[in-house]
Source information:
This is a predicted structure of a 73-nucleotide RNA (transfer RNA) from a Candidatus Woesearchaeota archaeon. Its Rfam family is "tRNA". By type it is a transfer RNA. Rfam's curators write: Transfer RNA (tRNA) molecules are approximately 80 nucleotides in length. It was read from a public genome assembly. NCBI's taxonomy places the organism under Archaea, Nanobdellati, Candidatus Woesearchaeota.

RNA sequence: GCCUCGGUAGCUCAGUAGGUGGAGCACACGGCUGUUAACCGUGCGGUCGUCAGUUCGAGUCUGACCCGAGGCG
Repeated sequence: GCCUCGGUAGCUCAGUAGGUGGAGCACACGGCUGUUAACCGUGCGGUCGUCAGUUCGAGUCUGACCCGAGGCG
């Protein structure tokens, strides 16, 4: 330098025919229990790596760039 894959909640990851963004864990509160843990419920939490483009509408499609992993030279 080129190619492939990835970047979505604090963490691990879903979201694949474009149509208002989810789960588990963590955290907070409550229930249960003599207490803790476990269990149950509720809540909190994201300008979807950045900037542009296409579109009525983009996490999803296109381009450039940034970061990470692997491969080729």